[in-house]
RNA sequence: CAGGUGCACCAGAUAGUCACUUGAGUAACCUCAAGAGGAAAGUCCGGGCUGCUGUAAGACAGUGUUCCAUUUAACUAAUGGCCGUAGUGAUACGAGGGAAAGUGCAACAGAAAAUAAACUUUUAUCCACUUGGAUAAUAAAGGUGAAAAGGUGGUGUAAGAGACCACCAGUCUUUGUAGCAAUACAGAGAGCUUGUAAACCCAACAUGGCAGCAAGAAACAGAUGGUCAGCGUCUUACAUUGCGACUGUUUCGCUAGAGAUACUAUGUAAAUAGUAUAGUAGAUUAAUGCUAUCGUAACAAAACCCGGCUUAUAGUUGCACCUAAGUC
Repeated sequence: CAGGUGCACCAGAUAGUCACUUGAGUAACCUCAAGAGGAAAGUCCGGGCUGCUGUAAGACAGUGUUCCAUUUAACUAAUGGCCGUAGUGAUACGAGGGAAAGUGCAACAGAAAAUAAACUUUUAUCCACUUGGAUAAUAAAGGUGAAAAGGUGGUGUAAGAGACCACCAGUCUUUGUAGCAAUACAGAGAGCUUGUAAACCCAACAUGGCAGCAAGAAACAGAUGGUCAGCGUCUUACAUUGCGACUGUUUCGCUAGAGAUACUAUGUAAAUAGUAUAGUAGAUUAAUGCUAUCGUAACAAAACCCGGCUUAUAGUUGCACCUAAGUC
């Protein structure tokens, strides 16, 4: 050079004339300011908020999570680390506790798939005498399979086998060092040794109502009527009210937020704290359009709000890192 990995930004600019919505000013005309995204999508999580008579405590069903620590309003999210797998590597991915509580499953093949075995072979005894047959023993060698009683070498045996021994792998117990920890390294002991929990299950921790802005609240009007009480279960204690439900219209909810930007401090980081700055859509038969030039432009259009995740996507640019194979 080329190829690759990770992160971040942008995702239109300028002008014109008219048009649309909101807010402010104005007696009015009109003037000024603002006006759809990084995902607004999905509705997968978590909340804020609202209602279902209210509050508090406890237990259970149910639901969720699963290596360690931290962060957060909270989360199954984020950050950092540990372990495993893939990769030369930068990195990526992980539904990452338990098989020694129990149950289940392992098709086909194979003798046999876990209280699991004898097809070929091996050994001993008896019979036969060309091959062979019967009984007993065994699981070392071979075959089947993803996986067959851990592996290599020996002792021993009739032949064999962790039966025993040495070394090793895994598992369990334990000691030391480093680390908050997960864990790593080193030592000692134990003959104990298929796998599977994204199968049922067990353990620990957490939560422990449901519904959702078409939630709900108020006012006015109408017509009718005396109605009904709650939110998975149970227990305990305290408290409490009633003109309710239906239809129509209008207003609120409705946008100043667990917010954004910049700087400083702390922290590996996510983030936390402080100071300062700005004011940035609120529609409701649903607003943000049209034309011209330039330009890299795809996916695409708020509806209560926010923090994440996932999905779609043409490309420009910037920063950091890696390099086995390839070229100079």